[in-house]
RNA sequence: GCACCCGUAGCUCAGUUGGAUAGAGCACCCGCCUUCUAAGCGGGCGGUCACUGGUUCGAAUCCAGUCGGGUGUG
Repeated sequence: GCACCCGUAGCUCAGUUGGAUAGAGCACCCGCCUUCUAAGCGGGCGGUCACUGGUUCGAAUCCAGUCGGGUGUG
């Protein structure tokens, strides 16, 4: 340099035949339970879906470019 894959919550990830409120677990906060803690149960908080532009009535999802990470290869 070229090819391919990945980028979604603090962390690990799901969601990619476009469809209306973007989710789960862990973590964190509050409550219940307990003599207390842990465990368990309930609730809450947390996101410009890497960025920019485009297509579309509608984009995390499709297209182009850019940035970052990884693998292979000359």
Annotation: This is a predicted structure of a 74-nucleotide RNA (transfer RNA) from Luteolibacter sp. Populi. The prediction has a mean pLDDT of 80. Rfam family: tRNA. The family's RNA type in Rfam is transfer RNA.